[in-house]
């Protein structure tokens, strides 16, 4: 100078205050319950409580013998851990770094469809632009050659591009070419090691089969949906529903209908404290009971895949055993303030000290991960 | 608390299966007019909200993050 892993994230004390809870006392006519006040004891944010990106517990709904299918979504080298995961651990392969070490959505491109702008002659069973070589003919010549037209061969060189149909070298050839050979790459087969991914070795093939699947797709595996505003219980006023009881439950006219009866209009009736009149309301009025929803309240709600220490097994993630501890829970609202002594950082200094500041952020059903934010500091291993 | 949607020029919006980003209004310059407006011609203006990845190549595909808007008791 750097790499990796782990940890802390102001400390201690005093006083005052806030939220929860246990006990005691007092009050609310009651040692039931509940509420209020006081006293004492105990507890009171995080490594991310955040984003809500994954996985689960829990609850309800749907389907239903179990399993499975379709649609949709997700995951993707191999083995293991876990309640589960897209997380973690160990390995394999590829890439980067002098190195410690870091990064990788890392199955299939000979199942099929599709894409490749611009440039370039040609972009997918490709392609003669500049070129190289051979030949007929012609022109020219300093007889070495040069130029032009045409025919044919060539992918070695130049040039374009992100990418040009295996790479390098030797031979070969008119020039060239896996045309031949050696090595490397690629494909197939066999043997050995490994649980496997894969690695090592040998043989064959003369290259066919370039890239993109975080394009459609194929293959394998996984997933029912919603979310504590889930859900359960108690339950007011008013309005409406049902049942029982009391009062009144009658008359006339019209329409429909064979009838029973229904509908419309009027009178009567009931209520408006009582009587009369008048006016209004109702086709019923009054009382009791029942059940449903709403306001509201209670539960769900914190003993848990729990923390810490030791031992054992394992490279490790982790698992098992023993001991020990109880550790916030409400309304969206509490979890703070002051002082003193220290710890850091900045600044001033007459070197005694003075002044200012303490990162990111803050539970709300819970848990396991990931990601993101974070002043400063400590420890260990290594280059 | 839970669940959805959108970020592109100064403003309002396009941009389909990846190929180098446009339209209208606004702004500037010129013409027209005595002058202004309108009109005509031309021009300027873009971290595609930020970062990373896949790819030859990303506004577009994937991951992460920020901001804004909406719904549910």
């Nucleotide at each position: 100078a750097g790499a990796c892993g782990g940890c802390c994230g102001g400390a201690u004390g005093a006083c005052c205050g806030c939220g929860g809870u246990g006990c005691g006392c007092a009050g609310g006519u009651u040692c039931a319950u509940c509420c209020u006040g006081c006293g004492c004891g105990c507890c009171g944010a995080g490594g991310a409580a955040a984003g809500u990106c994954c996985g689960g517990g829990c609850u309800c709904c749907a389907c239903g013998g179990a399993a499975g299918u379709a649609a949709g979504g997700g995951u993707g080298c191999c083995g293991g851990g876990u309640a589960a995961c897209g997380c973690c651990c160990g390995g394999c392969g590829g890439g980067g770094g002098c190195g410690a070490c870091c990064c990788c959505a890392g199955g299939g491109a000979a199942a099929g469809u599709g894409c490749a702008a611009c440039a370039g002659a040609g972009a997918g069973c490709a392609g003669a632009c500049c070129g190289c070589c051979g030949g007929c003919g012609g022109a020219u010549u300093u007889c070495g050659g040069u130029c032009c037209u045409c025919c044919g061969g060539c992918a070695a060189g130049g040039g374009u591009g992100a990418a040009a149909c295996g790479g390098u070298g030797c031979g070969g050839u008119a020039a060239g070419a896996g045309c031949g050979c050696a090595c490397c790459g690629c494909g197939c087969c066999c043997c050995c090691g490994g649980u496997a991914a894969c690695g090592g070795g040998g043989g064959c093939g003369g290259c066919a089969u370039g890239g993109c699947a975080a394009a459609c797709c194929c293959c394998a595996c996984c997933c029912g949906g919603a979310g504590c505003a889930a859900g359960a219980c108690c339950a007011a006023a008013u309005a409406g529903g049902g049942g029982c009881g009391g009062c009144a439950c009658g008359c006339c006219g019209g329409u429909c209908g064979c009838a029973a009866g229904a509908c419309c209009g009027g009178c009567a009736g009931u209520c408006g404290a009582u009587u009369u009149c008048c006016g209004g309301a109702c086709c019923g009025c009054c009382g009791c009971c029942c059940g449903g929803g709403u306001c509201g309240g209670u539960c769900g709600c914190g003993c848990g895949a729990g923390g810490c220490g030791c031992c054992u097994g394992g490279c490790g993630a982790c698992a098992g055993g023993c001991g020990u501890c109880c550790c916030a829970g409400a309304g969206g609202a509490a979890u703070g303030g002051u002082c003193a002594u220290c710890c850091c950082c900045g600044u001033c200094u007459u070197c005694g000290g003075g002044c200012g500041g303490g990162a990111c952020a803050g539970a709300a059903c819970c848990c396991g991960g990931c990601u993101u934010a974070c002043a400063g500091g400590c420890c260990g291993u290594c280059u | 608390g839970c669940c959805g949607g959108a970020g592109u020029a100064g403003c309002u919006c396009a941009g389909c299966u990846g190929g180098u980003a446009g339209a209208g209004c606004a702004g500037c310059u010129g013409a027209u007019u005595u002058g202004u407006a309108a009109u005509c011609a031309g021009c300027u203006g873009g971290u595609c909200g930020g970062g990373g990845g896949u790819u030859c190549g990303a506004u577009u595909c994937c991951c992460u993050u920020c901001u804004c808007c909406g719904g549910c008791u």
Two RNAs folded together computationally: RNase P RNA and transfer RNA, 456 nucleotides in total.
Its mean pLDDT, the model's own confidence on a scale to 100, is 76.
Rfam match: Bacterial RNase P class A. By type it is a ribozyme.